Annotation:
A computed fold for a 395-nucleotide RNA from a bacterium, annotated as Bacterial RNase P class A. Its mean pLDDT, the model's own confidence on a scale to 100, is 76. Of the family's consensus pairs, 98% are formed in the model. Rfam family: Bacterial RNase P class A. It is annotated as a ribozyme.
RNA sequence: GGUGGCGGGCAGGUGGCCGCGGCCGGAGCUUCCGGUCGAGGAAAGUCCGAGCUCCGAAGAGCAGGGCGCCGGGUAACGCCCGGCGAGGGAAACCUCAGGGAGAGUGCCACAGAAAGACACGGCCGGCGGAGAUCCCGCCGGCAAAGGUGAAAUGGUGGGGUAAGAGCCCACCGGCAGCCGGGUGACCGGCUGGCCAGGUAAACCCCGCCCGGAGCAAGACCCAGCAGAGCCUCGGUGCAAGCACCGCCGGGCUGCUCGUCCGGAACGGCUCGGGUGGGUCGCUGGAGGCGGCGGGAGACCGCCGUCCUAGAUGGAUGGCCAUCGCCCCUCGGGGGGAGCCCCGCAGUGCGGGAGGCCCGAGGGGGCACAGAACUCGGCUUAUCGCCCGCCCAACC
Numbered sequence: 001g002g003u004g005g006c007g008g009g010c011a012g013g014u015g016g017c018c019g020c021g022g023c024c025g026g027a028g029c030u031u032c033c034g035g036u037c038g039a040g041g042a043a044a045g046u047c048c049g050a051g052c053u054c055c056g057a058a059g060a061g062c063a064g065g066g067c068g069c070c071g072g073g074u075a076a077c078g079c080c081c082g083g084c085g086a087g088g089g090a091a092a093c094c095u096c097a098g099g100g101a102g103a104g105u106g107c108c109a110c111a112g113a114a115a116g117a118c119a120c121g122g123c124c125g126g127c128g129g130a131g132a133u134c135c136c137g138c139c140g141g142c143a144a145a146g147g148u149g150a151a152a153u154g155g156u157g158g159g160g161u162a163a164g165a166g167c168c169c170a171c172c173g174g175c176a177g178c179c180g181g182g183u184g185a186c187c188g189g190c191u192g193g194c195c196a197g198g199u200a201a202a203c204c205c206c207g208c209c210c211g212g213a214g215c216a217a218g219a220c221c222c223a224g225c226a227g228a229g230c231c232u233c234g235g236u237g238c239a240a241g242c243a244c245c246g247c248c249g250g251g252c253u254g255c256u257c258g259u260c261c262g263g264a265a266c267g268g269c270u271c272g273g274g275u276g277g278g279u280c281g282c283u284g285g286a287g288g289c290g291g292c293g294g295g296a297g298a299c300c301g302c303c304g305u306c307c308u309a310g311a312u313g314g315a316u317g318g319c320c321a322u323c324g325c326c327c328c329u330c331g332g333g334g335g336g337a338g339c340c341c342c343g344c345a346g347u348g349c350g351g352g353a354g355g356c357c358c359g360a361g362g363g364g365g366c367a368c369a370g371a372a373c374u375c376g377g378c379u380u381a382u383c384g385c386c387c388g389c390c391c392a393a394c395c
Base pairs, nucleotide, nucleotide: 001395002394003393004390005389006388007387008386009385010384012323013322014321015320016319017318018317020038021037022036023035024034025033026032027031040368044379045378047377048376049375050374051373052214053213054212055211059257060256061255062254064210065209066208067207068206069083070082071081072080073079084098085096086095087094088093099205100204104203105202106199107198108197120146122142123141124140125139126138127137128136129135154172155171156170157169158168159167173195174194175192176191177190178189179188180187181186218280219279220278221277222276227271228270229269230268231267233246234245235244236243237242238241247263248262249261250260251259252258287306288305289304290303291302292301293300294299324366325365326364327363328362329360330359331358332357333356340352341351342350343349344348
């Protein structure tokens, strides 16, 4: 130095001509002139979280949904930061649907003797068969070597035993108790032979969180049409139109309780008709930029400064020139090794090309991709350049 890892920035620039949208100003005002501003790092996906609007005060529970180690950040989040533990990697670093299997249910195919106490082949002991080894049968002991599997009753090694086994010992793993450190997840030490799975991104249990709908929300103005039928109170008290109870209808966007409104209407149900245009919402924000301070960091605080698209069949485009970036070609320079090619040799020598730097010319190319209420995230797509930090396995 190459290959490796992590973080940040940019996203073509400039000039001219013609053509667009908003706002402001001026005119000779259904048009023209001038000034100014005019797409993104993802504007995308619509996956989360909010701001905002509406549902009369919108409570509780169930259903439904989300998260799941610890501590912090944030308006909030399923996000971000830092740590713990586990796994991968030589390392820098990367990854994690990270609570519970002793509340219950389910599943573990095939293979295998067997998938939670099942012995196929075997090892040992005793008895018997003519029976010393071998063979056969019966009884008893064993789960250590073999086999199957993702997984077989902790693992490796040694001792011991008739043969074996945590039976005993050493180390390791798990579990329990105690001590120490840490806010904590956890970590370390000591003691103990105690040691009968896995799976919850299966159902489930536990803890925490969540009203609903959504800018086609919603508000206002002008215009337009066509209405018809049906349904509807009982009781009690009293100060005589109020209250309470019951019943009926409706709202609280799944249900129940509860609560609110109404009960001759501005209510409910059924059928039918109409719904066009405009203004607002619509851009001053959990905002951008710069500086200082705090913090390991996400981020927070203070000071200063700026206003940067608001369209509505939906604007920012076309042409020319030049620069920039990338690819190709040529020339020059430089070059210790490796890689590639050629020659000679036999594991070395010589030459060349490329990577690098400078210059020139011609040709080609410049990705992913377009706001539609706004913001914080995540995810996906993507050409190329620049800057910084880290690693040392191989070359």